[in-house]
Context: one part of a larger RNA
Molecule: large-subunit ribosomal RNA, domain V
Organism: Candidatus Peregrinibacteria bacterium
RNA sequence: ACCACGGUUAGACGGAAAGACCCUAUGGAGCUUUACUACAGUUUGACGUUGAGUUUUGAUGUACUAUGUGUAGGAUAGGUGGGAGGCUUUGAGACCCCGACGCUAGUUGGGGUGGAGCCACCCUUGAAAUACCACCCUUGGUAUAUUGGAGCUCUAACCUGCACCACUAUCUGGUGAUUUACAGGGACAACGUUUGAUGGGUAGUUUGACUGGGGCGGUCGCCUCCUAAAGAGUAACGGAGGCGCGCAAUUGGUUAGCUUAGACCGGAUGGAAAUCGGUCUUUAACGUGUAUUCGCAUAAGCUAGCUUGACUGAAAGACCUACAAGUCGAUCAGGUGCGAAAGCAGGUGAAAGUGAUCCGGCAUUUCUGUGUGGAAAGGAUGUCGCUCAUCGGAUAAAAGUUACCCUAGGGAUAACAGGCUAAUCGGUUCCAAGAGUUCACAUCGACGAACCGGUUUGGCACCUCGAUGUCGGCUCAUCGCAUCCUGGGGGGGGAGCACCUUCCAAGGGUAUGGCUGUUCGCCAUUUAAAGCGGUACGUGAGCUGGGUUCAAAACGUCGCGAGACAGUUUGGCCCCUAUCUGCCGUGGU
Repeated sequence: ACCACGGUUAGACGGAAAGACCCUAUGGAGCUUUACUACAGUUUGACGUUGAGUUUUGAUGUACUAUGUGUAGGAUAGGUGGGAGGCUUUGAGACCCCGACGCUAGUUGGGGUGGAGCCACCCUUGAAAUACCACCCUUGGUAUAUUGGAGCUCUAACCUGCACCACUAUCUGGUGAUUUACAGGGACAACGUUUGAUGGGUAGUUUGACUGGGGCGGUCGCCUCCUAAAGAGUAACGGAGGCGCGCAAUUGGUUAGCUUAGACCGGAUGGAAAUCGGUCUUUAACGUGUAUUCGCAUAAGCUAGCUUGACUGAAAGACCUACAAGUCGAUCAGGUGCGAAAGCAGGUGAAAGUGAUCCGGCAUUUCUGUGUGGAAAGGAUGUCGCUCAUCGGAUAAAAGUUACCCUAGGGAUAACAGGCUAAUCGGUUCCAAGAGUUCACAUCGACGAACCGGUUUGGCACCUCGAUGUCGGCUCAUCGCAUCCUGGGGGGGGAGCACCUUCCAAGGGUAUGGCUGUUCGCCAUUUAAAGCGGUACGUGAGCUGGGUUCAAAACGUCGCGAGACAGUUUGGCCCCUAUCUGCCGUGGU
């Protein structure tokens, strides 16, 4: 060295199971509820099966009858029209009695006495005689017809019970009198149709995206600036701000005119600053309805006059742009405002002030009109209704929970480990203010600087989600040195013993108990010393399984609830017969 055998389990990111954790899916399911929408169930009203009588109370029609007061005015004038006469021995005025109404002034009805008159046209009034007639209005009464509500009663529908019969486990069906109802209830209940309410009892679903994993937080459309690299464009959970309007004339149009701001000097009240005068610097620091940027003195800034172009119908041609949208626009026709005119005017110095389509409303319309004429309905033009703000808007209409969970996937994406980095962490060196009685450097060393390491907490998300088992302990180790002990030197603010600091040095060594799952830590007692780290925070195909991290259960807290909690508590399956490499050993060649 090769071969064979025995052993061990460090590696083959060993085997097993398309990861159960995490994320994604316009995937699924279980459960919850003050998510949405339905449906059982419950309940309200109406109608039908559903009839009779009586009392009471409404509505409507018809007939008769009454009723009506602003002020002026004889006085209680309902309205309009006709109308010069009407009523009266069939009993007028007047008086008496009784009743109704009432604004207390009177109106009106009945009876009696009595025996011939009473009222109208006149004067006031918007309107003239209830003198008379007709038709009506307001508010009442009586009668009648129709109809409704409520109460009470009845029996024949209907319901229940009882006896018997049929079938019989139940349900169900039939009969009950003739000496007029077997008993109880009763037009209720019940059933049917329909209407409103309630309704996790049941069902179907929804419960957004971005995101240096996800959740929590924040954001989602539009405008301005920077990032943006001197054309345009250009990202981030990059840095700053605004908008979801205002204005019908101090904010539009036009014509004419004017110049702001600041500094200095001077001047009554008057001051730092009001208003007045002078000078100076000036593309301007002022002002611009509103953020910012770019403009603006020929002013787009500030005043005054007159006004409505904040028009109708069109539009060559451009900008921008995936589309859809968005933006600018000379010019033509009509009619208009201002201006002497040339001209200017289709809102506002420009860039934000917003919402597609469907559906529906309103106005207009020489459109269509289902045999024809109409109409209904529709079209066209104009306009209105969306924090559809998740702002290119899935529906008119929608929240949670899952540790009981499932599936498809993902190392496109988290937790362990590794990798990169080194903010944090640990260490070294430099400078030396200062402390050290004096003296920076025996010792300590601020403010700073330069490096190293890869043990912490992080950042990134690069291998692994068709699986790389996770804390601690046990066992067995192996390496580094930034050395705890033992060894050898230097310095000391080293008298000695001790001790401080520093250099060399990794050969060997480097505790037992109590508490806790603990690593760590505290305590007790020893020791020469009880080192710090790496090795997938060494080591589960070596052990354990106390912790963490499934299903059960409880407490506290949160939640309406299902449930939840780096809160607590009890319980809770650890598989693998070694093929190869490595290592240990025996034998052979």